Annotation:
A computed fold for a 471-nucleotide part of an RNA from an Erysipelotrichales bacterium, annotated as small-subunit ribosomal RNA, 3' major domain. Lineage of the source: Bacteria > Bacillati > Bacillota > Erysipelotrichia > Erysipelotrichales. It matches the Rfam family "Bacterial small subunit ribosomal RNA". Its family is annotated with structural constituent of ribosome and ribosome in the Gene Ontology.
[in-house]
Context: one part of a larger RNA
C1' cells in the first nucleotide's frame, strides 16, 4: 500500500425469511463420468464442464477404427515435353476409390483445358491456448478504476476518492489542500404503454347502397400499419431535511420519480478457454500423422451424476359441440379445395416471392355426457403385427401412423434449484438448423397468482475502520 480475520461500524443482491412451483424417487430423452470396444475422433471440468462446441453423425458430415488403394498429390505457384480437348454419356473388372475399352462432338488458338515428367513445394482436426492474436466466459451492469497540477512525506506512497447527508449509481448537495480531468455510472439507441399530424393498399368499415361474405359500389371515422411529432423533467402543491442534495404524501396524467423490457460489460481477476471457427511462432510427419473409398464407430452397457420430458390422477381422464392469439416462414418451397385411405399419407391441382394465397383446426377455456377413487375409462414404458414418409440405401442407427400388448409409477430420503408481476405456475403456436429426424434451443402469444415482518443466521458483493509472525 494491498490482502486476509470463527475483529467492527454502515449499505446491497430471490442472500436469508415470507410464498408459490419444482428437482433428488418412477419411466424415458439428452449429456457426462466410467466400463467396454479394432474404434466407441477431439474439445469442455467447482461456481463459470455435464440438452456445452453441436442451429440437427444412417452415408456424407467425421476429425475415429478396419480393409483396398494413391505418392508434386484433393487444392496453389513455377519449369520441360505432349494431346485437341476435358468433362459428360455407354460398356466390362471391382465393396468403391479407380482401371480399361467405346461412341459423340466443339467454344477457343502467345491463350484455356487436360496428360506426363523432375524438383522446388503442396498437405496436416499432428503438439504446445503455459509462445500468441482473435474471440468468449467469470466477479458483474457489481461502482468502482485511474490521471495532470498542487500540497504532504527522506522513502514506499498520502491527498483528490476520506468526511456529514443522499442516492440504484465515486447519483448529487455541503464540508475539507487541494483544483481540475478520463474510463466506467446517467443520458444519447432499440422496443413497448398514451395521443396529435401525414399516408390510406393487399389492412379497416361508422353512415349510405348491397350481399353468401368488406364480396362489391363507396367512405378515410375507427382497427392497424409505415412515417414524424408532442409527452415526465420532482415541472406544480403540502410536509420533512442544512435556506442544500434529496426522501414522503397528493395533484394532475396514458404513464410518476430510472414507467417496463433489451442492446450496452471501466482498470482488472482466473498463465479461467478455445493451436479442432480462422490467423500464428516454434516443434512434429513427408510412399505419411498427408490424400481417396468401402464397411464399421462416434448409437456399446454391469453402473454413477447433471439437464429436461411424460406421469402418479377427479382443480382429473375420455367423447361430442363451441370460443378467442401473437409471432415467423415459404419456390429444387408453402400447398388451398376436391377424391381415396381408420390413420400416418396418396392421386389430382387453385392460388402465392406473399398485410393479398399458404403453412394454419390454437390450445388451455366454455357447454353437455360418461367415468368414482380404482393401478383404474390413471399412467404410458415396453413388445408384437402390418403400414406411411424422406433419402442410392433406414440391418447395426430416422420420423410417423393403425390394431393389439400395458411395465414402473400411490407426489419422492439426506439434501437442493427457480421466481418479486403480466413475474412465477399452467397452455398452446411459429423458427433456425434441415432431404429426413427435437422432450433440445431461440422466439411468440393466451390464462394468471402467492408472499416479502424484517436484516439476527447462510451465501456474494461495496465502503470506512482495527489486528497481522502474510505479500
Nucleotide at each position: 500500500u494491498g490482502a486476509c480475520g470463527g475483529g467492527g461500524g454502515c449499505c446491497c443482491g430471490c442472500a436469508c425469511a415470507a410464498g408459490c412451483g419444482g428437482u433428488g424417487g418412477a419411466g424415458u430423452a439428452u449429456g457426462u463420468g466410467g466400463u467396454u470396444u479394432a474404434a466407441u475422433u477431439c474439445g469442455a471440468a467447482g461456481c463459470a464442464a455435464c440438452g456445452c462446441g453441436a442451429a440437427g453423425a444412417a452415408c456424407c458430415u467425421u476429425a475415429c477404427c478396419a480393409g483396398u488403394c494413391c505418392u508434386u498429390g484433393a487444392c496453389a505457384u513455377g519449369g520441360a515435353u505432349u494431346u485437341a480437348a476435358a468433362g459428360g454419356c455407354c460398356c466390362u473388372g471391382g465393396a468403391g476409390a479407380c482401371a480399361g475399352g467405346g461412341a459423340g462432338a466443339u467454344a477457343g488458338a502467345u491463350a484455356u483445358a487436360g496428360a506426363u515428367c523432375a524438383c522446388a513445394c503442396a498437405g496436416g482436426u499432428g503438439g504446445u491456448g503455459c509462445a500468441u492474436g482473435g474471440u468468449u466466459g467469470u466477479c458483474g451492469u457489481c461502482a468502482g478504476c485511474u490521471c495532470g497540477u498542487g500540497u504532504c512525506g527522506u522513502g514506499a506512497g498520502a491527498u483528490g476518492u476520506u468526511g456529514g447527508g443522499u442516492u440504484a449509481a465515486g447519483u448529487c448537495c455541503c464540508g475539507c489542500a487541494a483544483c481540475g480531468a478520463g474510463c466506467g455510472c446517467a443520458a444519447c439507441c432499440c422496443u413497448u404503454g398514451u395521443c396529435g399530424c401525414a399516408u390510406g393498399u393487399u389492412a379497416c368499415c361508422a353512415g349510405c347502397a348491397a350481399u353468401a361474405a368488406g364480396a362489391u359500389g363507396g367512405g378515410g371515422a375507427c382497427u392497424c400499419a409505415u412515417g414524424u411529432g408532442a409527452g415526465a423533467c420532482u415541472g406544480c402543491c403540502g410536509g420533512u431535511g442544512a435556506c442544500a442534495a434529496a426522501c414522503c404524501g397528493g395533484a394532475g396524467g396514458a404513464a410518476g420519480g430510472u414507467g417496463g423490457g433489451g442492446a450496452u460489460g471501466a482498470c482488472g481477476u482466473c498463465a479461467a478457454a478455445u493451436c479442432a471457427u480462422c490467423a500464428u511462432g516454434c516443434c512434429c510427419c513427408u510412399u505419411a500423422u498427408g490424400g481417396a473409398c468401402u464397411g464399421g464407430g462416434c448409437u456399446a452397457c454391469a453402473c454413477a451424476c447433471g439437464u429436461a420430458c411424460u406421469a402418479c390422477a377427479a382443480u382429473g381422464g375420455c367423447g361430442a359441440c363451441u370460443a378467442c392469439a401473437a409471432a415467423g416462414a415459404g419456390a429444387a418451397g408453402c400447398g388451398a379445395g376436391c377424391c381415396a385411405g381408420u390413420g400416418a399419407u396418396g392421386g389430382u391441382a387453385a392460388g402465392c416471392g406473399g398485410a393479398a394465397c399458404u403453412c394454419a383446426u390454437a390450445a388451455a377455456g366454455g357447454u353437455c355426457g360418461u367415468c368414482u377413487c380404482a393401478g383404474u375409462u390413471c399412467g404410458g414404458a415396453u413388445c408384437g403385427a402390418a403400414g406411411u414418409c424422406u433419402g442410392c440405401a433406414a440391418c447395426u442407427c430416422g420420423a410417423c401412423u393403425u390394431c393389439g400388448u400395458g411395465a414402473a409409477g400411490g407426489u419422492g430420503g439426506a439434501a437442493u434449484c427457480g421466481c418479486u408481476a403480466g413475474u412465477a405456475a399452467u397452455c398452446g403456436c411459429g423458427g433456425a438448423u434441415c432431404a429426413g429426424c427435437a422432450u433440445g434451443c431461440c422466439g411468440c402469444g393466451g390464462u394468471g397468482a402467492a408472499u416479502a415482518c424484517g436484516u439476527u443466521c447462510u451465501c456474494g458483493g461495496g465502503c470506512c475502520u482495527u489486528g497481522u509472525a502474510c505479500a